[in-house]
């Protein structure tokens, strides 16, 4: 140095194919149950979509430039 991948809630992941409301499972809060705890079941909160630009009425999604991480090759030794 050159090619590929991946980044989305506290964790783990889907959405991207074909632009149109940002979900899903664990976990956190609350309440019903219960003597209390777990279970169960109802409910809530929590996101600059890695960063910054651009295209578009509209961008997680299309395009450019960088970050950061994983794998492969090249090169040194």
């Nucleotide at each position: 140095c050159g090619g590929g991948g991946u980044g989305u809630a506290g964790c783990g992941c889907a959405g991207c194919u074909u632009g149109g409301u940002a979900g899903c499972g664990c976990g956190g809060c609350g309440g019903u149950u219960u003597u209390g705890g777990g279970u169960a079941c109802c409910g809530c909160a929590g996101g600059u979509c890695g960063c910054a630009g651009g295209u578009u009425c509209g961008a997680a999604c299309c395009c450019u430039g960088c970050c950061a991480c994983c794998c492969c090759g090249a090169c040194c030794a």

Model confidence (mean pLDDT): 80 of 100. Predicted 3D model of a 77-nucleotide RNA (transfer RNA) from Azospirillum sp. HJ39. RNAcentral records the identical sequence in 2 taxa. The sequence is in RNAcentral, with records from ENA. Its Rfam family is "tRNA". The family's RNA type in Rfam is transfer RNA.